[in-house]
RNA sequence: UCACGAUAAUGGCAAACCUGUUGAAAGGCAGGGACGCAAAGCUACAGGGCCUUCUCUUAUGAUAAGAUGGCAGCCAGUUACCGAA
Repeated sequence: UCACGAUAAUGGCAAACCUGUUGAAAGGCAGGGACGCAAAGCUACAGGGCCUUCUCUUAUGAUAAGAUGGCAGCCAGUUACCGAA
């Protein structure tokens, strides 16, 4: 340096759910709360995947499809703490 990850150390994050707030929605933010996490840090115009449809576009009989909206705790990319085997 690359890989790997303890019944090690120091710290960290916080699912569901509840309350408030914001948004059309998905979702976000704050507080409470811990299911879990060795990257559950960061990246969503520039890899895939998933969620949503107020407006708008296309087709339409009802309706359907589509991100210009989101999700990093789906994979991925990228940076990083510690050091037993």